Context: one part of a larger RNA
Molecule: small-subunit ribosomal RNA, central domain
Organism: uncultured bacterium
C1' cells in the first nucleotide's frame, strides 16, 4: 500500500461560515473523454504455464505454442458517468401573515441578603469545632432597632423546560440585532451536500494597562490535628473573582457517539406549531423539537435502538502495541505563561 477501524479497547477536529476539491434530483436531444466490442500494430530475449525433446533421473538445457493482464492507431455501440443545448418541480430557496424562547449587544431601573459606617436600646460575653484554641468584646462586641453607603449575584417561578453551531445564556423595562419551528400559496429552477489550506468564535484559568473591590479566595500568617501535617478543620488575609480595552487559544471543549441525505415495528411523557370536531372542559390527525422504554437488526459486552451505535451513499478529520513522549529538536503562533506542528535512540 491493500485491508480493518473511530460510544467504553489507539482513534470524531472544541464549534461555525466557507476557498479549492471531491460527490450530486428529474426528462429530451446531441457528443463520444470515461466506459464497453471488434480489427490492426507493438507488448526483446531470457523468466512464467503447458505440451514435447535431451543429458542414467533431476536440477539444467533446447522446440514448440500460450501468456506477458499493458500501451498506440483504427472502425463502431451508446446504457452509464462526463461536455453541451433545452425543459421539469419532489431537493433548495422563498415576498406577506401570524409564534416560542435565559439566543448575542447597549443604557437604565429593582427588591432580598452579606460586610462596613452613623445613632438608640441593651451587658458580658460572642464567634467557633468533633474539642478547642487562635480571633472579636468593658475604648461597650454578639443580639434588636432606625437610618447611610458600596460592590456582586439574581431566591420563589424553575421543569432530563426553552435558546443557541459550540464555548454558553436565568430579576425586571426600553432599544439595537441573529437564528429557528409551522402554515399555505405565488415565484426561481439543482441555485445542492461536504470541505484539505486559509479565516471567525471559543468556559475557567492567566497576561498588558486603567478602574473597582460587599462577599468568596490561590499564596501567605496564625491556631488546632498528627509521630510529622509545607493538608483535611478553624480565625485572618492579597492576587483573583467584577467592569472597559487588548491577549492567551486550551478543557473529561463529553452524547467520551464529525456533517448531510434517504430507508426501517411501536408504546410512553413533555416544550413549540397548525388542521379539525365540540357551546365548553377536551379529543383527534400532523410537522418541529426534548426525554424515558423497547421490536427487527446491530454490538466484544456494557449496551444503542426514527435523536441508531440498524441499513445504505457522498464528503471531511482521526488511528495503527505500551512505555520514553501532550517530549526534544526545528518551524510558526504568543509580552510571558505557553500553545500548535511533532520524531528518535533506547526498553518491554
Nucleotide at each position: 500500500u491493500u485491508g480493518g477501524g473511530c460510544g467504553u479497547a489507539a482513534a470524531g477536529g472544541g464549534c461555525g461560515a466557507g476557498u479549492a476539491g471531491g460527490c450530486g434530483g428529474u426528462c429530451u436531444g446531441u457528443u463520444a473523454a470515461g466506459u464497453c466490442a471488434g480489427g490492426u500494430g507493438u507488448g526483446a530475449a531470457a523468466u512464467u504455464u503447458c505440451a514435447g525433446g535431451g543429458c542414467u533421473c533431476a536440477a539444467c538445457c533446447c522446440u514448440g505454442a500460450a501468456a506477458c493482464u499493458g500501451c498506440g492507431c483504427u472502425u463502431g455501440a451508446a446504457a452509464c458517468u462526463g461536455g453541451c443545448a433545452g425543459g421539469c418541480u419532489a431537493g433548495a430557496g422563498g415576498a406577506c401573515a401570524g409564534g416560542a424562547g435565559a439566543g448575542g449587544g447597549a443604557a437604565g431601573u429593582g427588591g432580598a441578603a452579606u460586610u462596613c459606617c452613623c445613632g438608640g436600646u441593651g451587658u458580658a460575653g460572642c464567634g467557633g469545632u468533633g474539642a478547642a484554641a487562635u480571633g472579636c468584646g468593658u475604648a461597650g462586641a454578639u443580639a434588636u432597632c432606625g437610618g447611610g453607603a458600596g460592590g456582586a449575584a439574581c431566591a420563589c417561578c424553575a421543569g432530563u423546560g426553552g435558546c443557541g453551531a459550540a464555548g454558553g445564556c436565568g430579576a425586571c423595562u426600553u432599544c439595537c440585532u441573529g437564528g429557528c419551528a409551522c402554515a399555505a400559496u405565488a415565484c426561481u429552477g439543482a441555485c445542492g451536500c461536504u470541505c484539505a489550506u486559509g479565516u471567525g468564535c471559543g468556559a475557567a484559568a492567566g497576561c498588558u494597562a486603567g478602574g473597582g473591590u460587599a462577599g468568596c479566595g490561590a499564596a501567605c500568617g496564625g491556631g488546632a490535628u498528627u509521630a510529622g501535617a509545607u493538608a483535611c478543620c478553624c480565625c485572618g488575609g492579597u492576587a483573583g473573582u467584577c467592569c472597559u480595552a487588548g491577549c492567551c487559544g486550551u478543557a473529561a471543549a463529553c452524547g467520551a457517539u464529525g456533517g448531510a441525505u434517504a430507508c426501517u415495528a411501536g408504546g410512553u411523557g413533555u416544550g413549540g406549531g397548525u388542521g379539525u370536531c365540540g357551546c365548553a372542559g377536551g379529543g383527534c390527525a400532523u410537522c418541529c423539537g426534548u426525554g424515558c422504554c423497547g421490536c427487527a437488526g446491530c454490538u466484544a459486552a456494557c449496551g444503542c435502538g426514527u435523536u441508531a451505535a440498524g441499513u445504505a451513499u457522498c464528503c471531511c478529520g482521526c488511528c495503527u502495541g505500551g512505555g520514553g513522549a501532550c517530549u526534544a529538536c526545528g518551524g510558526u503562533c504568543g509580552c510571558a505563561a505557553g500553545a500548535c506542528u511533532g520524531a528518535a535512540a533506547c526498553u518491554c